[in-house]
């Protein structure tokens, strides 16, 4: 850089990835070389076998060989020298003078350089050997012989040591081949090694006090040496710590390595330098050097011999082994080279080292084939079926030969000899594309895509997330990308991450200012001048090991690797300068800071004291029946006299008004009024001191309430408690009562959304208007201007993620402090402290989750507001909900009762009409290129008569029949057989889908282009002010303008006027008749149908903002969109419909296709929706009478006449219709009757006879007579439609149709009632205002309980690990002392012996391993517990979010 929180935005912030690396490791694969690497775990245990020995030129001897008596070669052991302390492992231990680094002064070195000087004279042993003896053995004993460069005296002696300065002491070794090698003693040098110092060095303070040889000091001892190093002696009381002592963890340390731009992180494998250790632990000896890795003693643990008496060992050397682990190699070869140890050497001996070997662990380097080849070949895989790809890729064709193989030759490493590697590395010839490609990935981050299989399964995943029938995310194929003898995968560490921030971060609201002050350390800390020079800067010197890393060469054919040299090593340390800053010293200084004085202003604090009002009780009077309380009510109080009222009197606590974003105060806080103490700030002013300052880790003081403790005290209020409501429940909201408290002293608590969610101090930056408190100037009843300090509004730059801050900053900048580092778990656990107590304070970690947050924004939603509109409500008028009956749904039934539609916006709905048919269902029989489309072939026309079976579908016989064009080959049409392609599919998916419809809604909205505003989601515009049916117009505005809708253009009524005159019409003329426009005729009206006109707020008045409108009036047939009507904006419901159609993709193909009969969709205990018809007298019956409108007819309408009660039948005219016919319209109107009754209301069942369509009326039509006469007397609860030619009410028609309406659509008659009005229900529009909602309140989402799982936390204890103090206890060994044993050299001896000095033995001190006892921490484990997290659609309630239904906290 990028992915992830949101619908989106911005920001915080976290969590992921991409890069690099590696002693890895695991998968899949694996052709070569070259340099490198290589138990990271058990400092576990080791079998084997090698890792240090060498010298005869120091030394006796012993043996074998050969010459020869004498010497030589070789071999062994022993004495003697050197060496074994080097080199080779490991990383336990160790936070420490153990490492780095730079310094110091009290030291020592064998071997090596080098300088001086010497080697003289004597002695006495002891190993090997030889006897002799113990033991299995290791191992030894005794006794006797011997040599030296072993071992001891003595002499000389110095530039040596010691001194009382007179002295004293103190050495040596020879050997030879006669060149040398060695000894001694003294200096000096390289070079190593010991020792102190000052710096640098992990983490915790939930480790804060630690230390007795501790710190000094003086003798003394000790040591190579300084030193409490020792104490054996003495004195003093010291030292060390917040600049983190002690105590805990955890760790070798550096040079470097890795990553990073870098500063920083990580880390200490290979190679170097230093430590440090050698089965654990302790100790010395020896020696230049060791307290010794392949030495010695002791204790412990373990293994191993073993005669059971006793002994042996130590691989963290090279190999190997066994364990452990994910995991790490051969019991190789040489000393040839480098080095090392001994030797004069010659050489030996070396698992240091050179090499080989195993291992893609790792860098690097090389190849697995180059060139040509289009029919773009087969196959694969895809396909829109056309092709595309795989792909020049393959075959074929031509070439090449690294690597590798076979053959021959052949170096460097060595400058003479000597090559392990190695017949290696080149090099030369040959043969043949011959022997060599894999792994990971394709949703985004991230390069790379498609089919097929699965169907929230299986699986994937690094994060975000895929998978629930069309998966680029899971498996597999094809293709593709990326790398390439490798590829991924886990792991770690850096980076990205500026996500601890020195470079480089923050704290108003996102995690973060202590509740507020005072002040101790500590940090900073005016002006000025003079000194020093610590910091700071420059120069030089020394160092800062090679190695690495970086430039520049060179060496292997390149590289990797290796080599020369170079630069760098940011550091340290000494030194020489410089004085600007900081800093110390010493002076000055007045602006900071503090003090005097002299004034006002205040709820600042403390005491004491007074005052009136109201609440409540007492006590008395009047007084009567309710008071109180609430949404409503009831517990309560009252006739024992309450509430009310008066009047008197008691206590407690609180101070109306005034009163104010007004004061005071550090904060918490502070309110009648008075009087005492008393603090601090402000203003004016003159002077004095002379940086006295700011901050502030621990500290300490104050700190609302609520709580604790003692002791008063108590009206009112009021946790808890009681009781009534209220509700499903109500452990509450609401009432009635009530006690802890509340009030005072005194003492604790120390905590608050202790807030301005803003630490305290200084400076410096534009402003306007208020208000306190002082001071000036001008004016003067009023004010105004300037000031200083305080206190608000508002707003400019700047600041900020916005919101918002803005001289009272969150601007700009200095000092000092606090705190912060994703959410949760947690302000929890445990451990400290502090509290009587509740608590506080300090304060984690396992687990978990990818987000948690902030600030705006644009919707939604609201039991949030404001405006406004709809038959929404209200006003009315008829209904529905009861009853019969249709006719639709659910249920149930059934073989089947096919399918869909399901709140509104399904349910007289798809269906404008199910007896068959329709149709899609059921049973039963039947057909399989099929009932339908197209290709092919072959036969036949087609088609039809009659007859058999049969329920038909069909089968089978049989007549009749030979057509139509033609260019004569043929062909189109139909039929029949066959073969396959292929039809078919009311067979799933409306949640893949076109297209249609619904519905919010005929609501008045939705948008967009340009501009402007905000980082930006967005806003502006469209908001505002009026007005409208309208985002309708008008005004005005950082917007101007457009678009889809509104509205208008279209249809139809409502008036006229023109043209037009038949089938329609008839004034006026005429004929004609019982009688009609029937006739001539007419064109005037009706009507028809064509074109116009007509209404626009146009006029007039009012209101209105001179607007837009509005109201109101005139005219007009209509007046404010004149009625209806078509016409439906962006979008919403994953609304409907795969069954109108049309379609993807998924299923069936002798069936889910076709075909036939015969059933079914018509069922029926029930429910629920929408009609009809009633319940009657505004009606019913009868009788008579009047007035439509608009459709419909030839498979049809039918007059009229007959014929029957009728339904309908006959016969039949007219009409294809302004002309015939359906077709009497009915309510109405007259006159009659009936009398409130289950009726002359009502018409349902049912019987029984009929017409009609129609093959066919049985499930199953309609419609007529006669008979019958069921429920129902106006319908709970709840609900439905209409604002006028409407509702109501009455009648007719059409469509489907063969018949079948009460339904749908359409016509026309009569013909009302009521609206104040916007409070309320419903729905919708616009603004604003909250949100934790966005699948958007059917939303989110709390807690407790039950049940799993997982980590914790306590817990009687239990077992480790580590450590303290005490005390026992003492191995080896040193050191001391020693009267007991005992002794070759020295001394002295009267040779008897004694001396000195040593040895064992013995005591003592010190002190490892054990051991008791008693603290400490730390870690496992525990019966039970606590909370806490996660987890499927569990339970029971709603506590939060809105005014969350009681505002939240």
């Nucleotide at each position: 850089g990028a992915g992830u929180u949101u619908g989106a935005u911005c920001c915080u912030g976290g969590c992921u990835c991409a890069g690099a690396a590696u002693g890895a490791a695991c998968g899949c694969u694996g052709g070569c070389g070259g340099c490198a690497g290589g138990c990271c775990u058990a400092a576990a245990a080791c079998a084997u076998g090698c890792a240090a020995g060498u010298c005869g030129a120091a030394c006796g001897c012993u043996c074998u060989a050969g010459u020869u008596u004498a010497c030589c070669a070789g071999a062994g052991a022993g004495u003697g020298g050197c060496g074994c302390a080097c080199g080779g492992g490991u990383g336990a231990g160790u936070a420490a003078c153990a490492u780095g680094u730079g310094g110091g002064a009290a030291u020592a070195u064998a071997c090596c350089u080098u300088u001086u000087g010497g080697u003289a004279c004597g002695g006495a042993a002891c190993a090997a050997c030889u006897u002799u003896u113990a033991g299995a053995a290791a191992u030894g004993a005794a006794a006797g012989c011997u040599a030296a460069u072993a071992c001891c005296g003595u002499a000389u002696g110095g530039u040596c040591c010691c001194u009382u300065c007179g002295g004293g002491g103190u050495a040596a070794a020879g050997a030879u081949u006669u060149a040398u090698c060695g000894c001694c003693a003294a200096g000096a040098g390289a070079a190593u090694a010991g020792c102190c110092c000052g710096c640098a060095c992990u983490g915790g303070a939930u480790u804060a006090g630690c230390u007795a040889g501790u710190u000094g000091g003086u003798a003394a001892g000790g040591u190579a040496a300084c030193g409490g190093c020792u104490c054996u002696a003495c004195c003093a009381a010291g030292g060390c710590g917040a600049c983190g002592a002690u105590c805990c963890a955890u760790a070798g340390c550096u040079g470097g390595u890795u990553u990073g731009a870098g500063a920083g992180g990580a880390u200490g494998a290979u190679c170097a330098g230093c430590c440090a250790c050698a089965c654990u632990g302790g100790g010395a000896c020896u020696g230049a050097g060791a307290c010794a890795c392949g030495g010695c003693c002791c204790a412990g643990a373990c293994u191993c011999c073993u005669a059971c008496g006793g002994g042996a060992g130590g691989c963290a050397g090279c190999a190997g082994u066994u364990a452990g682990g994910a995991a790490u190699a051969u019991u190789g070869g040489a000393c040839a080279a480098u080095g090392g140890g001994c030797g004069c050497a010659a050489g030996c001996c070396u698992g240091a080292u050179c090499c080989a070997g195993c291992c893609a662990u790792g860098c690097c380097g090389c190849g697995u084939g180059a060139g040509u080849g289009a029919u773009g070949a087969a196959g694969g895989c895809c396909u829109u079926c056309g092709g595309g790809u795989u792909g020049u890729a393959a075959a074929g064709c031509u070439c090449u030969u690294u690597a590798g193989c076979u053959c021959g030759u052949g170096a460097a490493u060595a400058u003479a000899a000597u090559g392990a590697c190695u017949g290696u590395a080149g090099c030369g010839a040959g043969a043949a594309a011959a022997u060599a490609a894999g792994c990971c990935c394709c949703g985004g981050c991230u390069a790379a895509c498609u089919c097929c299989g699965u169907g929230c399964c299986a699986g994937c995943a690094g994060c975000c997330g895929c998978g629930g029938u069309a998966a680029u995310a899971c498996g597999g194929g094809g293709g593709g990308g990326g790398c390439g003898a490798g590829c991924g995968u886990u792991a770690u560490u850096c980076g990205g991450a500026a996500u601890c921030a020195c470079u480089g971060g923050g704290c108003g609201u996102a995690a973060a200012g202590c509740g507020u002050a005072c002040g101790u350390a500590g940090g900073c800390g005016g002006u000025u001048a003079u000194g020093a020079a610590a910091g700071u800067u420059a120069g030089a010197u020394g160092u800062g090991a090679a190695a690495g890393c970086c430039c520049a060469g060179g060496g292997c054919u390149c590289a990797a690797c290796c080599u020369u040299g170079g630069a760098a090593u940011u550091g340290c340390a000494u030194u020489u300068a410089a004085u600007a800053c900081u800093c110390c010293a010493u002076g000055a200084c007045u602006u900071g800071a503090a003090u005097u004085c002299g004034g006002g202003a205040g709820a600042g604090g403390a005491u004491a004291g007074u005052g009136g009002a109201a609440u409540u009780g007492u006590c008395a009077g009047u007084g009567u029946a309710g008071c109180a309380g609430u949404g409503a009510a009831a517990u309560g109080c009252g006739u024992a006299g309450a509430u009310a009222u008066u009047g008197a009197u008691a206590g407690g606590a609180a101070c109306a008004c005034c009163a104010g974003u007004g004061g005071c105060g550090a904060a918490g806080g502070c309110g009648a009024c008075u009087a005492u103490c008393u603090g601090g700030a402000c203003c004016g002013a003159c002077a004095u001191u002379g940086a006295c300052g700011c901050u502030g880790a621990g500290g300490u003081a104050c700190g609302a309430a609520a709580g604790c403790g003692u002791g008063g005290g108590g009206a009112g209020c009021a946790a808890a408690c009681g009781g009534g409501a209220u509700u499903a429940g109500a452990u509450a909201c609401c009432c009635c009562g009530g006690u802890a408290g509340u009030c005072c002293a005194c003492g604790c608590c120390g905590u608050a959304a202790a807030c301005g969610a803003u630490g305290u101090g200084u400076g410096c930056u534009u402003g306007u208007c208020g208000u306190c408190g002082g001071g000036a100037g001008c004016u003067u009843u009023a004010g105004u201007u300037c000031u200083c300090g305080g206190u608000g509004a508002c707003g400019g730059a700047g600041c900020u993620a916005a919101c918002g801050c803005g001289u009272u900053a969150a601007g700009c900048a200095c000092a000092c402090c606090g705190c912060c580092u994703g959410g949760g778990a947690a302000g929890u656990a445990c451990g400290g402290u502090c509290g009587c107590a509740a608590g506080g304070u300090u304060a984690a970690a396992a687990c978990u989750c990818a987000a948690a947050u902030g600030a705006a924004u644009u919707g939604a939603c609201g039991g949030g507001g404001g405006c406004c509109c709809g038959c929404a409500c209200a006003a009315g008028c008829g209904g529905u909900g009861g009853a019969g009956c249709a006719u639709g749904u659910g249920g149930u039934u059934u073989a089947a009762u096919u399918c869909g539609a399901u709140g509104c916006a399904a349910c007289g709905c798809g269906a404008a009409g199910a007896a068959c048919c329709u149709u899609a269902c059921c049973u039963a029989c039947u057909c399989u290129u099929g009932a339908c489309a197209u290709c092919c072939a072959c036969a036949g026309a087609a088609u039809c008569u009659g007859g058999u079976a049969g329920a038909g579908a069909u089968a089978c016989c049989u007549c009749a029949g030979u057509g139509c064009c033609u260019u004569c080959g043929g062909g189109a049409a139909c039929u029949g057989u066959g073969a396959g392609a292929c039809a078919g599919g009311u067979g799933c998916u409306g949640c893949a889908u076109g297209g249609c419809u619904g519905u919010c809604g005929u609501c008045a909205g939705c948008u967009c282009g340009u501009g402007u505003u905000g980082u930006g989601a967005a806003a502006u515009g469209u908001u505002g002010g009026g007005u409208u049916a309208a985002g309708u117009c008008c005004c005005g505005c950082a917007a101007c303008g457009a678009g889809c809708g509104c509205a208008a253009c279209c249809c139809u009524u409502a008036u006229c006027c023109u043209u037009a005159u038949u089938u329609g019409c008839c004034a006026g003329c005429a004929c004609g008749u019982a009688a009609u426009g029937g006739u001539g005729g007419g064109a005037a009206c009706u009507c028809u149908a064509a074109g116009g006109a007509g209404a626009c707020u146009g006029c007039c008045g009012g209101u209105g903002a001179u607007a837009a409108a509005c109201c109101g009036g005139a005219g007009g047939a209509a007046g404010g969109u004149g009625g209806g009507g078509a016409c439906g904006a962006c979008g919403u419901c994953a609304a409907g419909u795969c069954a109108u159609c049309a379609u993807g993709g998924c299923c069936c193909u002798u069936a889910c296709g076709a075909g036939u009969a015969g059933g079914g969709c018509u069922a029926c205990a029930c429910a629920c929706g929408u009609g009809c018809u009633a319940c009657a007298a505004u009606g019913g019956c009868g009788c008579a009478u009047a007035c439509a409108a608009a459709g419909g007819g030839c498979u049809g309408c039918a007059a009229a006449c007959c014929a029957g009660c009728a339904a309908u039948g006959g016969u039949a005219a007219g009409c294809g219709a302004a002309u015939c016919c359906c077709a009497u319209a009915a309510a109405g109107u007259g006159c009659g009757u009936c009398g409130u009754a289950g009726u002359c209301c009502g018409g349902a069942u049912u019987g029984g006879g009929g017409u009609c369509u129609g093959c066919a009326a049985c499930u199953c039509g309609a419609c007529c007579c006669c008979a019958u006469g069921a429920a129902g007397u106006c319908g709970g609860a709840a609900u439905c439609g209409c604002u006028a030619g409407u509702a109501a009410u009455c009648g007719u028609g059409a469509a489907u149709c063969a018949g079948a309406a009460u339904g749908u659509c359409a016509c026309g008659g009569u013909g009302a009632a009521u609206a104040c009005g916007u409070u309320c229900c419903c729905g919708g529009g616009c603004c604003u205002u909250g949100u934790a909602c966005a699948c958007a309140c059917c939303g989110c989402c709390c807690g407790u309980c039950a049940c799993a799982c997982c980590a914790u936390g306590g817990g009687a204890g239990u077992g480790g690990g580590c450590u303290g103090c005490a005390c026992c206890a003492g191995a080896a060994g040193u050191c001391a002392u020693u009267a007991g044993c005992u002794u070759a050299a020295c001394c002295c001896u009267u040779c008897g012996g004694g001396g000195a000095g040593g040895g064992c033995g013995a005591u003592g001190a010190c002190c490892a391993c054990g051991g008791u006892g008693u603290g400490g921490u730390u870690c496992a484990u525990g019966a039970c517990u606590g909370g806490g997290g996660u987890g499927a659609a569990g339970u029971c309630g709603u506590a939060a979010c809105a005014a969350g239904g009681u505002a939240c906290c």